Record summary: The prediction has a mean pLDDT of 75. A computed fold for a 92-nucleotide RNA from a Pseudomonadales bacterium, annotated as c-di-GMP-I riboswitch aptamer. It matches the Rfam family "c-di-GMP-I riboswitch aptamer". Gene Ontology term of the family: cyclic-di-GMP binding. It was read from a public genome assembly, where an Rfam model found it. Lineage of the source: Bacteria > Pseudomonadati > Pseudomonadota > Gammaproteobacteria > Pseudomonadales.

RNA sequence: CUUAAAUUGGGGCUGCCUGGAUUGAAAGACCAGGUCCGAAAAGCUACCGGUCUAAGGGUGAAUUUUUCACCUAUGACGGCGGGGUUGCCAGA
Numbered sequence: 001c002u003u004a005a006a007u008u009g010g011g012g013c014u015g016c017c018u019g020g021a022u023u024g025a026a027a028g029a030c031c032a033g034g035u036c037c038g039a040a041a042a043g044c045u046a047c048c049g050g051u052c053u054a055a056g057g058g059u060g061a062a063u064u065u066u067u068c069a070c071c072u073a074u075g076a077c078g079g080c081g082g083g084g085u086u087g088c089c090a091g092a
Base pairs, nucleotide, nucleotide: 002092013038016034017033018032019031020030022029023028037079043085044084045083047082048081049080050077051076052075056072057071058070059069060068061067062066
């Protein structure tokens, strides 16, 4: 440097549950504990698709000065998929 992903080793991640006098409008994120669903990129990245939320904005209705419904990311999800990028041990 290339190829492959059978086997091995060390270390890591945390789905789910519980708590939070953390943060946020929410989705969610974060912290702590428990635990082992799991994945070899379940590391990073919001570029593309998808999904979630609806503060703000818009429209409509009504029992009307408030309430409800619908639409909409600039918000979120990397453990939804793709793309990009980085990386451990061993073998040839």